The RNA shown here (Lysine riboswitch aptamer) has 156 nucleotides and comes from a mouse gut metagenome. Its mean pLDDT, the model's own confidence on a scale to 100, is 80. It matches the Rfam family "Lysine riboswitch aptamer". Rfam 15.1 lists 3,224 matches to the family in 1,923 species.
RNA sequence: AGAGGUUGCGUGAAGCAUAAGUAGGCUGCCGGAUGUACCAGGGACAGAAGAAGGCAGCAGAAAGGGCGGGCGCCGAAGGCCAUGUGUGCGCUGGGCACAUGGGCCUGGGCACAGGGAGAAGAUCCCUGUGACUGUCAUCUGGAUUGGUGGAGAGCU
Numbered sequence: 001a002g003a004g005g006u007u008g009c010g011u012g013a014a015g016c017a018u019a020a021g022u023a024g025g026c027u028g029c030c031g032g033a034u035g036u037a038c039c040a041g042g043g044a045c046a047g048a049a050g051a052a053g054g055c056a057g058c059a060g061a062a063a064g065g066g067c068g069g070g071c072g073c074c075g076a077a078g079g080c081c082a083u084g085u086g087u088g089c090g091c092u093g094g095g096c097a098c099a100u101g102g103g104c105c106u107g108g109g110c111a112c113a114g115g116g117a118g119a120a121g122a123u124c125c126c127u128g129u130g131a132c133u134g135u136c137a138u139c140u141g142g143a144u145u146g147g148u149g150g151a152g153a154g155c156u
Base pairs, nucleotide, nucleotide: 001156002155005074008073009072010071011070015067016066025058026057027056028055029054030053034046035045036044038094039093040092041091043089077106078105079104080102081101082100083099084098085097086096087095107133108132110130111129112128113127114126115125116124117123135150136149137148138147139146
């Protein structure tokens, strides 16, 4: 420096669809004691001058995720662990998001099964199984092949 694939990886503007006629808000009625934007704990606050919840009406979002011009690349990247920041009253723990570090795990995509995130039959992540594919080593084979094994700190 280059290759694995045009279904390789990541990011991704404007815009579009979804989220959703949902959340939250207002009004009326029911209801009758709890509630405070992911879960739990306890604090503070609100609540019979009526909580949670339900029905009807009025108007009614947004984020993440998806498509996407283009851009950056071939440990591309993903996961896991540690630390820090944030998370709709504030604190603690967990979960989630982001940043940094760690070569701890994974060559790559796909299908199926289980699990997690998510509104979701989309998508993403993890584990296992399966065939496929790239690469190296080794054995077999006249050529054409086939078998076994390894990992990207690799291969050319």